RNA sequence: UCCGGCGUAGCUCAGUUGGAAGAGCGCCCGCCUGUUAAGCGGGUGGUCCGCGGUUCGAGUCCGCGCGCCGGAG
Numbered sequence: 001u002c003c004g005g006c007g008u009a010g011c012u013c014a015g016u017u018g019g020a021a022g023a024g025c026g027c028c029c030g031c032c033u034g035u036u037a038a039g040c041g042g043g044u045g046g047u048c049c050g051c052g053g054u055u056c057g058a059g060u061c062c063g064c065g066c067g068c069c070g071g072a073g
Base pairs, nucleotide, nucleotide: 001072002071003070004069005068006067007066010025011024012023013022019056026044027043028042029041030040031039049065050064051063052062053061
């Protein structure tokens, strides 16, 4: 320098054909228990990497950047 993949909650990741965002873990409260752990119930969660474009509507499509990973030279 070129090519490809990825970027969504504190962490690991879903998110279909564009219709407006979810799970597990974590954290908080409670139940249970002699206590802890485990288990059970409830709660808590987001500028969807940034800027622009397309569209009635973008996490999703397009362009340009940034970062990470892999490959080629």
Predicted 3D model of a 73-nucleotide RNA (transfer RNA) from a soil metagenome. The coordinates come from a structure-prediction model, not an experiment, and the mean pLDDT is 80. RNAcentral holds the sequence, with entries from MGnify. It matches the Rfam family "tRNA". By type it is a transfer RNA.